Predicted 3D model of a 72-nucleotide RNA (transfer RNA) from an Opitutaceae bacterium.
RNA sequence: GCCAGGGUAGCUCAGUGGUAGAGCAGGAGACUCAUAAGCUCUUGGUCGGCAGUUCAAAUCUGCCCCUUGGCA
Numbered sequence: 001g002c003c004a005g006g007g008u009a010g011c012u013c014a015g016u017g018g019u020a021g022a023g024c025a026g027g028a029g030a031c032u033c034a035u036a037a038g039c040u041c042u043u044g045g046u047c048g049g050c051a052g053u054u055c056a057a058a059u060c061u062g063c064c065c066c067u068u069g070g071c072a
Stems, first nucleotide, its partner, number of pairs: 001071007010024004018055001026042004048064005
């Protein structure tokens, strides 16, 4: 340099055009003599950036940034 994958909550990831979710982690409650586990509730998001398409974009298109792999 070329090709391909990925970037979404603190972490691991889902979501393939129509109001952004799960698990873990964090907080609270109940239980217990107490703690842990398990149970119930709950906080937390400029969806990598900028433009474009569309009534509507995390999702489609272009460029850029970061990252992983392959080729040279």
The coordinates come from a structure-prediction model, not an experiment, and the mean pLDDT is 83. Its Rfam family is "tRNA". Its family is annotated with triplet codon-amino acid adaptor activity in the Gene Ontology. It is annotated as a transfer RNA. The sequence was found in a public genome assembly.